[in-house]
Notes: This is a predicted structure of a 1413-nucleotide RNA (small-subunit ribosomal RNA) from an uncultured bacterium. The RNAcentral record of the sequence draws on ENA and SILVA. Rfam family: Bacterial small subunit ribosomal RNA.

RNA sequence: AGUUUGAUCCUGGCUCAGGAUGAACGCUGGCGGCGUGCUUAACACAUGCAAGUCGAACGAAGCACAUAAGGACGAGUCUUCGGAUGAAGCCGUAUGUGACUGAGUGGCGGACGGGUGAGUAACGCGUGGGUAACCUGCCUCACACAGGGGGAUAACAGUUGGAAACGACCGCUAAUACCGCAUAACCCGCUAGGGGCGCAUGCUCCGGACGGAAAAGAUUAAUCGGUGUGAGAUGGACCCGCGUCUGAUUAGCCAGUUGGCAGGGUAACGGCCUACCAAAGCGACGAUCAGUAGCCGGCCUGAGAGGGUGAACAGCCACACUGGGACUGAGACACGGCCCAGACUCCUACGGGAGGCAGCAGUAGGGAAUCUUCGGCAAUGGGCGAAAGCCUGACCGAGCAACGCCGCGUGAAUGAAGAAGGCCUUCGGGUUGUAAAAUUCUGUUAUAAGGGAAGAAAGGUGAUAGGAGGAAAUGACUAUCAAUUGACGGUACCUUAUGAGAAAGCCACGGCUAACUACGUGCCAGCAGCCGCGGUAAUACGUAGGUGGCAAGCGUUAUCCGGAAUUAUUGGGCGUAAAGAGCGCGCAGGUGGUUAAUUAAGUCUGAUGUGAAAGCCCACGGCUUAACCGUGGAGGGUCAUUGGAAACUGGUUGACUUGAGUGCAGAAGAGGGAAGUGGAAUUCCAUGUGUAGCGGUGAAAUGCGUAGAGAUAUGGAGGAACACCAGUGGCGAAGGCGGCUUCCUGGUCUGCAACUGACACUGAGGCGCGAAAGCGUGGGGAGCAAACAGGAUUAGAUACCCUGGUAGUCCACGCCGUAAACGAUGAGUGCUAAGUGUUGGGGGUCGAACCUCAGUGCUGAAGUUAACGCAUUAAGCACUCCGCCUGGGGAGUACGGUCGCAAGACUGAAACUCAAAGGAAUUGACGGGGACCCGCACAAGCGGUGGAGCAUGUGGUUUAAUUCGAAGCAACGCGAAGAACCUUACCAGGUCUUGACAUACCGUUGACGCCUCUAGAGAUAGAGGGUUCCCUUCGGGGACAAUGGAUACAGGUGGUGCAUGGUUGUCGUCAGCUCGUGUCGUGAGAUGUUGGGUUAAGUCCCGCAACGAGCGCAACCCUUAUUCUUAGUAGCCAGCAGGUAAAGCUGGGCACUCUAAGGAGACUGCCAGGGAUAACCUGGAGGAAGGUGGGGAUGACGUCAAAUCAUCAUGCCCCUUAUGAUUUGGGCUACACACGUGCUACAAUGGCGUAAACAAAGGGAGGCGAAGCCGCGAGGCCGAGCGAACCUCAAAAAUAACGUCUCAGUUCGGAUUGCAGGCUGCAACCCGCCUGCAUGAAGCCGGAAUCGCUAGUAAUCGCGGAUCAGAAUGCCGCGGUGAAUACGUUCCCGGGUCUUGCACACACCGCCCGUCA
Repeated sequence: AGUUUGAUCCUGGCUCAGGAUGAACGCUGGCGGCGUGCUUAACACAUGCAAGUCGAACGAAGCACAUAAGGACGAGUCUUCGGAUGAAGCCGUAUGUGACUGAGUGGCGGACGGGUGAGUAACGCGUGGGUAACCUGCCUCACACAGGGGGAUAACAGUUGGAAACGACCGCUAAUACCGCAUAACCCGCUAGGGGCGCAUGCUCCGGACGGAAAAGAUUAAUCGGUGUGAGAUGGACCCGCGUCUGAUUAGCCAGUUGGCAGGGUAACGGCCUACCAAAGCGACGAUCAGUAGCCGGCCUGAGAGGGUGAACAGCCACACUGGGACUGAGACACGGCCCAGACUCCUACGGGAGGCAGCAGUAGGGAAUCUUCGGCAAUGGGCGAAAGCCUGACCGAGCAACGCCGCGUGAAUGAAGAAGGCCUUCGGGUUGUAAAAUUCUGUUAUAAGGGAAGAAAGGUGAUAGGAGGAAAUGACUAUCAAUUGACGGUACCUUAUGAGAAAGCCACGGCUAACUACGUGCCAGCAGCCGCGGUAAUACGUAGGUGGCAAGCGUUAUCCGGAAUUAUUGGGCGUAAAGAGCGCGCAGGUGGUUAAUUAAGUCUGAUGUGAAAGCCCACGGCUUAACCGUGGAGGGUCAUUGGAAACUGGUUGACUUGAGUGCAGAAGAGGGAAGUGGAAUUCCAUGUGUAGCGGUGAAAUGCGUAGAGAUAUGGAGGAACACCAGUGGCGAAGGCGGCUUCCUGGUCUGCAACUGACACUGAGGCGCGAAAGCGUGGGGAGCAAACAGGAUUAGAUACCCUGGUAGUCCACGCCGUAAACGAUGAGUGCUAAGUGUUGGGGGUCGAACCUCAGUGCUGAAGUUAACGCAUUAAGCACUCCGCCUGGGGAGUACGGUCGCAAGACUGAAACUCAAAGGAAUUGACGGGGACCCGCACAAGCGGUGGAGCAUGUGGUUUAAUUCGAAGCAACGCGAAGAACCUUACCAGGUCUUGACAUACCGUUGACGCCUCUAGAGAUAGAGGGUUCCCUUCGGGGACAAUGGAUACAGGUGGUGCAUGGUUGUCGUCAGCUCGUGUCGUGAGAUGUUGGGUUAAGUCCCGCAACGAGCGCAACCCUUAUUCUUAGUAGCCAGCAGGUAAAGCUGGGCACUCUAAGGAGACUGCCAGGGAUAACCUGGAGGAAGGUGGGGAUGACGUCAAAUCAUCAUGCCCCUUAUGAUUUGGGCUACACACGUGCUACAAUGGCGUAAACAAAGGGAGGCGAAGCCGCGAGGCCGAGCGAACCUCAAAAAUAACGUCUCAGUUCGGAUUGCAGGCUGCAACCCGCCUGCAUGAAGCCGGAAUCGCUAGUAAUCGCGGAUCAGAAUGCCGCGGUGAAUACGUUCCCGGGUCUUGCACACACCGCCCGUCA
């Protein structure tokens, strides 16, 4: 920082960013330097090497050389050919020499060096001490000494056993091997005497007697070696203080155990061992047991305190196949020694033998994983040797591995046509990007060639010189010179040449966290550290482009620290988030009042010692730099010793009274225990009276009752509980305690100030008390009442309700030991504003007021708290002590232990799983919560729907198709203000492919169009006819159109209304929804907008930490109701005149009606009452109209991912000889059925007939169509008038009057069907409307349920219009006639405000529990 929530604050966990690693894995990989490299199987090991050396300790053997003499050959030479001589070489002998060889005796070394971490919780390690309780080879120093003898034995030789390993017997021989003897400085032992020292056991010095113990030689003759003693140095041994992991679900352990005495043993103390004696010793400050582990310097991390770790390097320890044991030795109980036992492996002649890589390499195995069977002793170091030297897998080097750290490089400069390509795009461009190319350079690394170190100095050899000592020389020794010694390695480094040539990847890009787009995918594939992405527009998956980060590396995984104040010493908490034990008493422990003196344990401080080196830090220096390395410095302890200080804490001694306690005098009380006693009530029993019910419930039933209940009266029995008083009254530590009386008994409070003199507080373990239920034994049992039974309720009802009813409740004794045992608040002490009740004391007063102490409540300051809240009874400010907490679940479960008769209690985990669980508060929504209010919401009424027939829409079904959409209210006479073709989107068949439609290009034609004929269902195809634009320089050009062609494209009622715009519905014409500033709150938010009134209204008034404002309400707009003015035709006709059969018909007039423009009018303005003197309400006057006059238009913030991609527009996706276009026919009109909306009815308030009257608002030219004539009629013929206040549609109907029908399936009702006609239209078959005649179905007022309406409304009656060729019972309008009812707001539905609860926020159609699958 992310993550719990709609948002907030808090608590709290999870997760991330950092650093680190002996790492591993994935992708990638140029070089160098310095480091590092089996963390696992202390698993098993083939092979080679890792400890030898000394001939100047010894004997013998072999070999080589030299010398000597000898022997047999013998090239060659000479030759008298008989022989002579005879180099090198050969054989054996002797002597000598040798820097030769391997055994043996002997010496030294194999106890170091190297490896590993199994064991070990320990004096093992660390740190500081002790040894007056010890040892120490080689080395150094000092002193002294080495006389003289002896006997063996290996090797070797012989015999012999065995497969081998290895022996046996006999014989010979040497030593610096072994053994006596001599010598002996106090060296050891014992012991008289004396001096000094120490805390002590004791130590030390001087000194006498007695006893005991030494030695080795070698050689180059000068050294080396030997013996004894003492000292030193080095190395080791033992002892002690302190420190050193986890578990108490390990609480008791221990017989050599603890101590003593004596002895043994050891280098040495010691139960180390033995015998005897005593019975101790350790442990809550954690013994014993179990688990884990080598310890440390250090390393990693951290601000530090801490936490983790113990690879490499360095110190200590332990181990060496496993276990045990000793021997040798100065040193071992011994990695490459011995013996025994065991496991394993190997050899074997089966009788026996051999072996030990946790040395260096290496192998197998295990594992995620860890190297070469390399070179050299050149350096450093070690062993032996006099030395040369030998040995040295220690070591020095190289090899392998990006395993880590560090350094370098992969090029540099210029370079815009901003190239090509890629990617994106709003198609303009942007980006990759000065990046590339290109030009000019450089040469680190690389490659090649050449040069070329330091690490080497000693030592030895040779030469020269010096020279203490020595009789002297050589020599030792010293100095100089010379040659000599390098594994690495011809390496580092330097020079030259070549040539940008050979050298960049990995991860990420939703937030945390730097970095974004496109495509693909479509809850698939996948990602993911946490939150979480993905269900067709994914910055989260995969790929690409781009970008960011790091870079020869980058990511992932694992582990540790950090962040985490998330174990809190520094530095947390416990009222409600996890957390105060149910309460007390009290041992240990912790803490502790005032004062004086002393001490110096704690504390503070100085000095000394030590705290190895390396490391860290600082400075300087060396490798070109760095890493790395060197030198110097600093730092580091709860350490030790010692000197000092004395405030505080502690110790000791003394004093004090205020803490605590005692005493005396008073006080209140359901404090506890025991015994006794009282009345009311319930139940039961007996008796009397008395009769049919009682009881119970929401309503009932079970139950009781005529065998006499219930009711009532009297008497009796028995048990339990104690009305009123009674009170946030009292008492008690808590649990708890309630009639009255008596006895026994605990605590508290007040006053006084006599006594003690810190005697105190807390309190792990321990002990005691501890509601209810439960358990045991014995009583008791009235009422009540788990279990149980029955009756109801219910879908069920193992419940709630009812009738019964047993344990139990009560008593005694004994267990249990838990509760929301709560103030969810441990105990004690002190301090820190007030106000107001109340209980018990004291003071005070006549009585009050008032003061004070101890309780018990409320409200509140500061303060505190996450908030709520707490607040002298703290959850404030402090101190002391105890208990408890550390995410949720699993789980207060399992196992173990303790307790219990049992039930169970106490103690109390883990695996696994989740990213939350939780607290307080906020805003909403919700509640079969509350308060207030409104609405045809109910109620009061009127008329319907639901039943019938038909119309129409929908579902369903059917179909080639029955195109699509709309779906509770808010889809269903809805889109559709009108499907025969068309419409038309659907189906079948026939056709077209730049297309039916738009723009652009090229060619041809000249118009286009129109008419006729043929084929075809038509689209279409073919033939024919006439007519034909503008300008002109006559060459042509232009416009337009048709046709042909090619390509961009057209086209789509195809998908997505969950990608959208626009439009609309709905809550709802409901009264609400917000903002600015201020204020309050840590904050979400609150306030304003709540409250008191009022209104149709968040309308207005008043009040108020609010003051204002906006969108809504209202008003402004239209219409209607009254009136005035103006105007007066096509409207009107009062008066005047004319005139008709009649008539505003005519002159005339504009008064009236009317028309249509503009005004007026209504504003609670006036009066009365109410109200708060307000707003406003009620009533009244006047008025055509009265409190918004009636109606309309007007729809706040928002909700429903509401509706519509098929009105239109539009992103993306899809089709492109088809999902486009066109044509004929069909379908949208189907029909077992279901629903919605309507029409017509069921009749007499009616039907039918006759004749008579009164509207408004509209329409009309491809139109309305008068009059007249024809037809029964629909209609037809003719056609006046009228683009309309003129003509026309046009008749209004209900109504009223008269007549008829007389209660019936009818003279009601009209469906259905037949026939005959009319109209529109290319065309009425599917599939129109109308007329006439005939036919005459259901239906007699409609179940559950449900709809509309509050006045010119409902109901009823007709008229008109849009659409339209034709086709309304629908829709939109118009007027006529014209009601009833509203007490009221309990209830149903919807809505508004306030308040309350909430585990809901997708918001109750929520959330969530259990069972089953």